c-di-GMP-I riboswitch aptamer from Bacillus methanolicus, 88 nucleotides, folded computationally. The organism belongs to Bacillus, within Bacteria. The model forms 94% of the base pairs in the Rfam consensus. Model confidence (mean pLDDT): 84 of 100.

RNA sequence: AAUAGCACAAGGCACACUUAUUGAAAGAUAAAGCAGCAAAGCAAAGGAUCUACAGUGCAAACGCACAAUGACAGCAAGUGCUACCCAA
Numbered sequence: 001a002a003u004a005g006c007a008c009a010a011g012g013c014a015c016a017c018u019u020a021u022u023g024a025a026a027g028a029u030a031a032a033g034c035a036g037c038a039a040a041g042c043a044a045a046g047g048a049u050c051u052a053c054a055g056u057g058c059a060a061a062c063g064c065a066c067a068a069u070g071a072c073a074g075c076a077a078g079u080g081c082u083a084c085c086c087a088a
Base pairs, nucleotide, nucleotide: 005085012037013036018031019030020029021028022027041081042080043079047075049071050070055066056065057064058063
């Protein structure tokens, strides 16, 4: 220096799967786990994505379609605040 990450040290987080609880579902929480992550720390949530109980439309029916007010932030980009190491 620090808007960068090719090295080192200390520490951190935890995908999938599994179990339990919860929810209509997506999902969430806890345990376990460790594929990954240099902000995979905190806050917010516009886009994308996921779900569709109730609702609306269609249907003789089974069902089908629409749709977020429900989720996700580990989908990518961006915003505000903060943080370890550091000339390799």
It was read from a public genome assembly, where an Rfam model found it.